[in-house]
Context: one part of a larger RNA
RNA sequence: GUCUGCGAGUCAGUCUCUGUGGCAAGCUUAAGCCCUUCUGGGGUGGAGGCAGAGCGAAAGCGAGUCCGAAGAGGGCGUUUUAGUCGCAGGGGCUGUACCCGAAGCCGAGGUGACCUACCCAUGGCCAGGUUGAAGCGCGAGUGAAAUCGCGUGGAGGACCGAACCGGUGGAUCUUGAGAAAUCCUCGGAUGAGCUGUGGGUCGGAGUGAAAGGCUAAUCAAACCCGGUAAUAGCUGGUUCUCUUCGAAAUGCAUUUAGGUGCAGCGUCAUAUGCUGACGGGAGGGGGUAGAGCACUGAAUGAGCUAGGGGGCACACCCGCUUACCAAACUCAAUCAAACUCCGAAUACCUUCCGGUGUAAUAUGGCAGUGAGUCUGCGGGGGAUAAGCUCCGUAGGCGAGAGGGAAACAUCCCAGAUCAGCAGCUAAGGUGCCCAAAUACCGCUCAGUGGAAAGGAAGUGAGAUUUCUUAGACAGUGAGGAUGUUGGCUUAGAGGCAGCCAUCAUUUAAAAAGUGCGUAAUAGCUUACUCAUCGAGAGAUCUCGCGCCGAAAAUUCUUGGCGAUCAAGCGGUAUACCGAAGCUCUGGACGUCCCCGUUCAUUCGGGGGCGUGGUAGAAGAGCGUUCUCAACGCAGUGAAGCGCGAUGGCGACUGACCGUGGAGCGUUGAGAAGUGAGGAUGCAGAC
Numbered sequence: 001g002u003c004u005g006c007g008a009g010u011c012a013g014u015c016u017c018u019g020u021g022g023c024a025a026g027c028u029u030a031a032g033c034c035c036u037u038c039u040g041g042g043g044u045g046g047a048g049g050c051a052g053a054g055c056g057a058a059a060g061c062g063a064g065u066c067c068g069a070a071g072a073g074g075g076c077g078u079u080u081u082a083g084u085c086g087c088a089g090g091g092g093c094u095g096u097a098c099c100c101g102a103a104g105c106c107g108a109g110g111u112g113a114c115c116u117a118c119c120c121a122u123g124g125c126c127a128g129g130u131u132g133a134a135g136c137g138c139g140a141g142u143g144a145a146a147u148c149g150c151g152u153g154g155a156g157g158a159c160c161g162a163a164c165c166g167g168u169g170g171a172u173c174u175u176g177a178g179a180a181a182u183c184c185u186c187g188g189a190u191g192a193g194c195u196g197u198g199g200g201u202c203g204g205a206g207u208g209a210a211a212g213g214c215u216a217a218u219c220a221a222a223c224c225c226g227g228u229a230a231u232a233g234c235u236g237g238u239u240c241u242c243u244u245c246g247a248a249a250u251g252c253a254u255u256u257a258g259g260u261g262c263a264g265c266g267u268c269a270u271a272u273g274c275u276g277a278c279g280g281g282a283g284g285g286g287g288u289a290g291a292g293c294a295c296u297g298a299a300u301g302a303g304c305u306a307g308g309g310g311g312c313a314c315a316c317c318c319g320c321u322u323a324c325c326a327a328a329c330u331c332a333a334u335c336a337a338a339c340u341c342c343g344a345a346u347a348c349c350u351u352c353c354g355g356u357g358u359a360a361u362a363u364g365g366c367a368g369u370g371a372g373u374c375u376g377c378g379g380g381g382g383a384u385a386a387g388c389u390c391c392g393u394a395g396g397c398g399a400g401a402g403g404g405a406a407a408c409a410u411c412c413c414a415g416a417u418c419a420g421c422a423g424c425u426a427a428g429g430u431g432c433c434c435a436a437a438u439a440c441c442g443c444u445c446a447g448u449g450g451a452a453a454g455g456a457a458g459u460g461a462g463a464u465u466u467c468u469u470a471g472a473c474a475g476u477g478a479g480g481a482u483g484u485u486g487g488c489u490u491a492g493a494g495g496c497a498g499c500c501a502u503c504a505u506u507u508a509a510a511a512a513g514u515g516c517g518u519a520a521u522a523g524c525u526u527a528c529u530c531a532u533c534g535a536g537a538g539a540u541c542u543c544g545c546g547c548c549g550a551a552a553a554u555u556c557u558u559g560g561c562g563a564u565c566a567a568g569c570g571g572u573a574u575a576c577c578g579a580a581g582c583u584c585u586g587g588a589c590g591u592c593c594c595c596g597u598u599c600a601u602u603c604g605g606g607g608g609c610g611u612g613g614u615a616g617a618a619g620a621g622c623g624u625u626c627u628c629a630a631c632g633c634a635g636u637g638a639a640g641c642g643c644g645a646u647g648g649c650g651a652c653u654g655a656c657c658g659u660g661g662a663g664c665g666u667u668g669a670g671a672a673g674u675g676a677g678g679a680u681g682c683a684g685a686c
Base pairs, nucleotide, nucleotide: 001686002685003684004683005682006681011095012094013093014092015091016090017089018088019087020086021085022084023083026050027049028048032044033043034042035041036040054061055060064076065075066074067073098237099236101234105227106226107225109224110223111222117201118200119199120198121197122196123195124194125193126191128160129159130158131156135152136151137150138149139148140147164188165187166186169184170183171182172181203219205215206214207213240621241620242619243618244617245616250263251262252261253260254259264369265368266366267365268364269363270362271361272360274357278354279353280352281351282350283349284348290342291340292339296336297335298334300332301331302330303329305326307325308324309322310321311320312319372397373396374395375394376393377392378391379390380389381388402413403412404411417587418586419585420584422583423582424581428577429576430575431561432560433559437574439572440571441570442569443568454548455547458545459544460543461542462541463540464539465538466537467536475532476531477530478529479528481505482504483503486500487499488498511526515524516523588611589610590609591608592607593606594605595604596603622675624672625671626670627669628668629667630666631665632664633663640659641658642657647652
């Protein structure tokens, strides 16, 4: 892991609601006792309980009563006509209370020091080598000492290093040879050393050269047993079928935030009976969007002009001036969630009419939800970031399948009762993959389509304007001169470092010089003119589609192939494809209405509307085991097993045949140890 079996809302008491039954202003017995065909049944038993009257804290009063001075007023009652006892079911509470699951807490309960910590008693062990303390002897030395040398001696938590004890670093192993080892390496090795045997100390206790270490592979409180099915607002699991409806992820509160209470939203029952959504008419308040500057503020320029700064003048007083700063005021043009002289659309409220529904409202039973999420729109936070966060609003997903978006909960289309080898469409598509037009008119050349700001004689369309056969624009040929090297400056400055001026003449035209160039000249060139040529040329703006901008790591991506008068983009027209949408044919079910029928909303026929669905509510059934009753089957073959026709929407049923060899079924009631795929479920097998 698979298979088989087992495996989770039970029972008791009590309260409440619904259904159903008995009796009814009443209903009912409990224990006990008696009888009996004795896990049972019948009788007796009225003690007690609930109802029948309430109000008050109570005394108490009573259809009233309480508060109160009250014949006031108000609260709760009466006036309203039902209870009670069983049975069944839904739910609450108390109990283990649907099942499994802690870490834990406690116990004058127990077992442990054969591991390990420390201690006590008594024993054992430490190859070999090295160093050479004190003391002593001899010698030197001294007045005597000190001191020095040589020898002797053999000290040390001394040195090196086996056994022994340890465990520093590394490798291997890491479903191991091993629940801590092996190998290499390393520390101690006469000591606070190591070790044998026997003994002692223990669970809030021991022991600890102290690490919360160790106390039998267990230690911030051992192990076993008990309280014990501890508790678990937490996680997981919770077993047959079909049908009807169908949520929530919000508000308020919470030692509350992943829990819960109340409300909201679901469902079922009862009641009301047009009240509802929605549409229309009428009437309202508002201060949002927008706009505006009348207020409050912000903010720009100009003018005007206090005050201040600068300059001039001034002994002081008084002044003059200002390309400075600037209040108030004026003009022009602006900005605002916490500004408003204004002010919508919507929305909201009230009311009238329509509206029998996809309703509504009330009361009661039972819930679930109270982690939401995405997209569009209006906003706050953030960075006018986030698949971000917090509100509002609409839609979806959640709980929604189908078609499209290559794939893709949330986008677009569209809401799946079932069947059909029938039809029409939506979004989206119609070269091939791939169902359906290689349609028409333009645009694009970038494979743009299938990345931005920004940049550019790309290209198409439109508009404005200038020059032009009195010859434009471009090209080519020629000219481009003189006073003069203008003046100044300068070493020089001659059109061309710089400053000033920028005239005049000859001309078809030619600058006191556009750029290059020289040390300065020279030289080249331009403006300008003529000729040649012969028809358009220049500038600006708007729109469409393209270009550049464009660098990433294994092969490259509009889904792919591939496609250029397109299979790209814009426009136009017709046709077609395309879904579980709609239609057609047939069937099932729910509900409402009508007709017939029935004891009966029983059944039949017709019609309308409907049948996606998680949590959840409600309804109807299937099957298993056992009990009672009736009726049956069975050696001419029961159950079980194999096969599985037939019937049923389904749970299921189960003919024939085979196997098997002794019990079993149907119907009507009843009772449950009543349904398995899940729980890292439990046991067994493989």
Notes:
A computed fold for a 686-nucleotide part of an RNA from a Verrucomicrobiota bacterium, annotated as large-subunit ribosomal RNA, domain II. Its mean pLDDT, the model's own confidence on a scale to 100, is 85. The source organism's lineage runs through Bacteria, Pseudomonadati and Verrucomicrobiota.